[in-house]
RNA sequence: GCCUGUAGUUCAACGGUAGAACGUCGCCCUUGCAAGGCGGAGGUUUCGGGUUCAAAUCCCGACGGG
Numbered sequence: 001g002c003c004u005g006u007a008g009u010u011c012a013a014c015g016g017u018a019g020a021a022c023g024u025c026g027c028c029c030u031u032g033c034a035a036g037g038c039g040g041a042g043g044u045u046u047c048g049g050g051u052u053c054a055a056a057u058c059c060c061g062a063c064g065g066g
Stems, first nucleotide, its partner, number of pairs: 002066004008022004016053001024040005046062005
């Protein structure tokens, strides 16, 4: 100097309600387990400022990772 930081994990998200998959929990199914079906929980979007009616998103700084 460049890239990057969002759920337990891997990742999405035109400046306008933060989602998916996997995992996890409950129920259905089964003699039982797995698979499958249905549903739920889970987020200070690393931190602090700025711009804006409105910021995960744009700008500045700090910190962490490559």